[in-house]
Molecule: SAM riboswitch aptamer (S box leader)
Organism: uncultured Chloroflexota bacterium
């Protein structure tokens, strides 16, 4: 670099450096000099890892493992703090627009490489 699996209509900014771009591509459409993108502090959301609890199931049997729970916590390790991943892009459905449904592609995390 890949490869499986999950999730992606919910949360959550402030200050300092900085000086023009961001919002993965590409159309759109927004954000930006009342100050982008980067880095720094600091302060939050969330609950993937974790930890605890109950309950199945596995087991000869559990303090073990594997599911599950609109159960609970937040020192850790990751994330994330405009707009649904801003919408859309492929296909379905439909004469056609709209709405809808799926998919690809992205992101995060966890295995495994």
């Nucleotide at each position: 670099a890949g490869c499986u699996c999950a999730u992606c209509c919910a949360g959550a900014g402030c200050g300092g450096u900085g000086g023009a771009g961001g919002g993965a591509a590409c159309g759109g459409c927004c954000c930006g000099a009342u100050g982008a993108a980067a880095c720094c502090g600091c302060g939050g959301c969330a609950a993937c890892c974790c930890c605890c609890c109950u309950g199945a199931u596995g087991u000869a049997a559990c303090u073990c493992a594997u599911c599950a729970g609109c159960g609970g916590g937040a020192u850790g390790g990751u994330g994330c703090c405009a707009a649904u991943u801003c919408c859309g892009u492929c296909a379905g459905c439909a004469a056609a627009a709209a709405a809808c449904u799926g998919g690809a592609a992205g992101a995060u995390g966890a295995g495994c490489g």